[in-house]
A computed fold for an 87-nucleotide RNA from a Syntrophomonadaceae bacterium, annotated as c-di-GMP-I-GGC riboswitch aptamer. NCBI's taxonomy places the organism under Bacteria, Bacillati, Bacillota, Clostridia, Syntrophomonadaceae. Its mean pLDDT, the model's own confidence on a scale to 100, is 89.

RNA sequence: ACCGAUAAUGGCAAACCAGUCGAAAGGCUGGGACGCAAAGCGAUGGGUCUACAGCUCUUAGGAGCCAGGAUCGCCACGCUGCCGAAG
Numbered sequence: 001a002c003c004g005a006u007a008a009u010g011g012c013a014a015a016c017c018a019g020u021c022g023a024a025a026g027g028c029u030g031g032g033a034c035g036c037a038a039a040g041c042g043a044u045g046g047g048u049c050u051a052c053a054g055c056u057c058u059u060a061g062g063a064g065c066c067a068g069g070a071u072c073g074c075c076a077c078g079c080u081g082c083c084g085a086a087g
Stems, first nucleotide, its partner, number of pairs: 002087001003084002011036002016031006034073001040079003044076003047071004054065004
């Protein structure tokens, strides 16, 4: 350094519930733990979700596309980082 233990010290916190912000996806705070060795950070590439606005269509109900938005606990990539058994 790779790697990652029925190790140690600490950490994070899914679903769900309450409050709150948002058009929505979803975010934040508190409770709560399914999990996590980067479940720390960056939306850079792909995926997924949303789509107020815009465009197109419309049987006028709505539908499609999409600027934009969201997600790093979907996968890559980049940056940073605790511990140290075996190999």